Predicted 3D model of a 73-nucleotide RNA (Pistol ribozyme) from a Kofleriaceae bacterium. The source organism's lineage runs through Bacteria, Pseudomonadati, Polyangia, Haliangiales and Kofleriaceae. The sequence was found by an Rfam model in a public genome assembly.
RNA sequence: ACUCGUUGCGGCGAGCCUAAACAGUCUUUAAGCCGCAAGCGUGCUCCCCAGCUAUCUAUGGGGAGCGGUAGAA
Numbered sequence: 001a002c003u004c005g006u007u008g009c010g011g012c013g014a015g016c017c018u019a020a021a022c023a024g025u026c027u028u029u030a031a032g033c034c035g036c037a038a039g040c041g042u043g044c045u046c047c048c049c050a051g052c053u054a055u056c057u058a059u060g061g062g063g064a065g066c067g068g069u070a071g072a073a
Stems, first nucleotide, its partner, number of pairs: 002015004006038006025072003032040001042067009
């Protein structure tokens, strides 16, 4: 140089063709390493469908709203 830690820029760290991680200051939080922006993942509430069943509920998929860790250095 390149790749990775959700995306863009910067920082921090790791790896060497792989895409992970016990790393990324410490403690804490469901909240992903940090700052700004996003709202990808994700947490909560409600709704719809499938499913199971017999009125109760596990599980899977989708949609809407809200949230977007906090403190110290």

Of the family's consensus pairs, 100% are formed in the model.